[in-house]
RNA sequence: GGGGGGGACCCGGGCAAUGGGGACCUGCGAACCUGGUCAGGGCUUGACGGCAGCAGCCAUAAGCACCGUCUUCAUGUGCCCGGGAGCACCUCCCCGGUUCU
Numbered sequence: 001g002g003g004g005g006g007g008a009c010c011c012g013g014g015c016a017a018u019g020g021g022g023a024c025c026u027g028c029g030a031a032c033c034u035g036g037u038c039a040g041g042g043c044u045u046g047a048c049g050g051c052a053g054c055a056g057c058c059a060u061a062a063g064c065a066c067c068g069u070c071u072u073c074a075u076g077u078g079c080c081c082g083g084g085a086g087c088a089c090c091u092c093c094c095c096g097g098u099u100c101u
Stems, first nucleotide, its partner, number of pairs: 001098001004095005009084008017075008026065003034059004042051003
């Protein structure tokens, strides 16, 4: 230099990545306006007993937190598959071979 193949383009599908929403698992979580058990104390009874019930403890509600799982939505992220455009010109990148310097 010339020519060949592929890509950067568009559409569809799939997988992954990232971010958001929801659910589940685990944990924490209410002085009182949740529950259970209610020491002490209180009320009641002639007595036996009974009643309500604070603290504590236990379980949890609203809510909060870490990893993970499932689901859903999104994409100027990545890869794969199929199809389309183009293959004249305008841009760029990659591949092997050939010719010349």
A computed fold for a 101-nucleotide RNA from a Planctomycetota bacterium, annotated as Bacterial small signal recognition particle RNA.
Its Rfam family is "Bacterial small signal recognition particle RNA". It is annotated as a non-coding RNA gene.
It was read from a public genome assembly, where an Rfam model found it.
Its mean pLDDT, the model's own confidence on a scale to 100, is 75.